[in-house]
Record summary:
Predicted 3D model of a 481-nucleotide part of an RNA (small-subunit ribosomal RNA, 5' domain) from Sciaphila densiflora. Its mean pLDDT, the model's own confidence on a scale to 100, is 84.
Context: one part of a larger RNA
């Protein structure tokens, strides 16, 4: 001099539009953050009615609980940037031509019985379905050298409407868009870390996998990697960007978007297109809670909010009206995603705290050479004005539309009324450095960023008067450049 997710001291008006646990990835009391579907399916129910209608539901199936939101432990390469390839997968959505025959045996709920303190079941009976199972089929795969034939495996579901017709179901072949994979190049520190490396590197056989690959295994071969720094240890998400510099370049990686990681801590599969799944299961471990001691619950790094830890960093708020997501034929429901409102001068941008005229240069402070200077046109006193007060009135855009539908919010914003009212402080004054006296103290008491004041006339210390400098802030203090 510029920066800041800041902090402290003082002071402190008002809008606008950001930002707000860097620390303990430290333990959490209470709410709430993922569900929806009755136009898949049996049943209950409660109403209207007077035999068909409406509502709501516990449960079986279905489609979301792999998105969204949150954190930065780990990770120096299974990462991220970048630029490239092949040997691959995709629910929903989007083109295209095609099928949707026929026939079974359960089960939940429920109802009886019964077990347990509870969580949570046992047992026998009865039922449906777009739940499941079995031929049959177009078509696809695979597959012996090719072609035929022959063989193995292998799919379907209705539901609403009177009806037009609509939602959907099978398997195929193409897009999109998403995701898995390999690869060059780049991406900190230390050598007081120099040799690492046995599935190791390469082949071949078989497994494996959506798909490539020592991915896994048997068996051959001795490879592979390093001073262009391996290994090893430390540190550390990474990147667009952010700050800071004329630039080179040094510093960072908070909000905001993108990749990865993680969901007490380790492990581990189910499921299903997709997970080795924050609000799933399983198992071990520490913690907490519950228990009729037989045994069972939990998991805020969601949002709010507690304790603790710190120099520190906010409400246990209001709506789903916008906007996007989940399901749904819709109507709608859900949504702490988001829209907002609250608290903090934390930062930035804007506006106010009034303009104008005013000499006997009052009164008072301070100086003083006693003659006066000097706060100071400042104020008093007149007139003027009303941004911001404040009082009283009208009153939105955001909502797309035939018409409803606004959380904010009676809020912005607009017209009237009042009266200069309601609003200035913080540091500095020796030199760097703008800005001086005067009285106290007397190497004390004290200042300081360096150089340095201070031992009786201290422009450097305290006070006071008065200047400079910024100003709703100013100053220290901490990083960085």
């Nucleotide at each position: 001099g510029g920066a800041u997710g800041a902090a402290c001291g003082c002071u402190g008006g008002c809008g606008g539009a950001a930002u707000g646990c860097u620390u303990a990835a430290c333990a959490c009391a209470u709410g709430c953050a993922a569900g929806u579907u009755g136009g898949a399916c049996g049943g209950g129910a409660a109403g209207c009615u007077g035999u068909g209608u409406u509502u709501c539901c516990a449960g079986u199936g279905g489609c979301g609980g792999a998105c969204g939101g949150g954190u930065g432990a780990g990770u120096a390469g299974u990462g991220u940037g970048u630029a490239a390839g092949a040997a691959c997968c995709u629910g929903c959505c989007u083109u295209c031509g095609g099928g949707a025959g026929g026939g079974g045996a359960a089960u939940a709920a429920c109802a009886a019985c019964u077990a347990g303190a509870a969580a949570u079941g046992g047992u026998u009976g009865c039922u449906a379905a777009u739940a499941u199972c079995c031929c049959g089929u177009c078509g696809g795969c695979u597959g012996a050298g090719g072609a035929g034939u022959a063989a193995a495996a292998g799919g379907a579901a209705g539901g609403g409407g009177u009806a037009a017709u609509u939602c959907g179901c099978c398997a195929g072949a193409a897009g999109a868009g998403g995701g898995g994979c390999u690869u060059u190049c780049a991406c900190c520190u230390g050598a007081u870390u120099a040799g690492c490396u046995a599935g190791u590197u390469g082949g071949u056989g078989a497994g494996g996998u959506a798909a490539u690959a020592g991915c896994u295994u048997a068996c051959c071969a001795a490879g592979g990697c390093g001073a262009c720094g391996a290994u090893c240890a430390g540190u550390a998400g990474c990147u667009g960007g952010u700050c800071c510099g004329a630039g080179a370049g040094g510093a960072u990686g908070a909000u905001c978007a993108g990749c990865c990681a993680c969901a007490c801590u380790g492990g581990g599969a189910c499921u299903g297109a997709g997970a080795c799944a924050c609000g799933g299961c399983c198992c071990a471990g520490a913690c907490u809670c519950c228990u009729a001691c037989g045994g069972g619950a939990g998991g805020c790094a969601g949002c709010a909010g507690u304790g603790a830890g710190g120099a520190a960093u906010u409400u246990u708020c209001c709506g789903c009206a916008a906007u996007g997501g989940g399901c749904g034929a819709a109507a709608g429901c859900c949504u702490g995603a988001c829209g907002g409102a609250g608290c903090a001068a934390u930062g930035c941008c804007g506006c106010g705290u009034g303009g104008g005229g005013g000499c006997g240069u009052a009164a008072g402070g301070c100086c003083c050479g006693u003659g006066g200077g000097u706060c100071a046109u400042g104020a008093a006193c007149u007139u003027c004005u009303u941004u911001u007060c404040u009082c009283g009135g009208a009153g939105a855009a955001g909502a797309a539309g035939c018409a409803a539908u606004g959380a904010c919010g009676g809020u912005a914003u607009c017209c009237g009324g009042g009266g200069a009212a309601u609003a200035a402080g913080c540091a500095u004054c020796g030199g760097c450095u703008a800005a001086c006296u005067c009285u106290g103290u007397g190497c004390c008491a004290g200042c300081a960023g360096c150089c340095g004041c201070g031992g009786u006339a201290a422009g450097a210390c305290a006070g006071a008067g008065g200047a400079u400098g910024c100003a709703a802030g100013c100053g220290u203090u901490a990083u960085c450049c």